[in-house]
Molecule: c-di-GMP-I-GGC riboswitch aptamer
Organism: bacterium
RNA sequence: GGUGAAAAGGGCAAACCACGGGAAACCGUGGGGCGCAAAGCCACGGGUCUAAAGCCCCUCCGGGGCUAUUGACGGCCGGGCUGCCACCG
Numbered sequence: 001g002g003u004g005a006a007a008a009g010g011g012c013a014a015a016c017c018a019c020g021g022g023a024a025a026c027c028g029u030g031g032g033g034c035g036c037a038a039a040g041c042c043a044c045g046g047g048u049c050u051a052a053a054g055c056c057c058c059u060c061c062g063g064g065g066c067u068a069u070u071g072a073c074g075g076c077c078g079g080g081c082u083g084c085c086a087c088c089g
Stems, first nucleotide, its partner, number of pairs: 001088004011036002016031006034075001040081003044078003047073003054066005
């Protein structure tokens, strides 16, 4: 420097359940373990989700639509930074 077929020491932890937070998407902690060689970190590009606030509409104590350079997802793809082990050079 390259690779992740096999292996080891280990690491992380999907669905689901409980409790808590949030309008929601979703998040935290514990249990759990589907998977993961960056499933470590960063919302930078794309994508997806949500729509409280905002804007618009209607048959207006209500309902519907649009909207994320204000929210969420890094276990959707790309990019950046860092790193364990093994093998090869």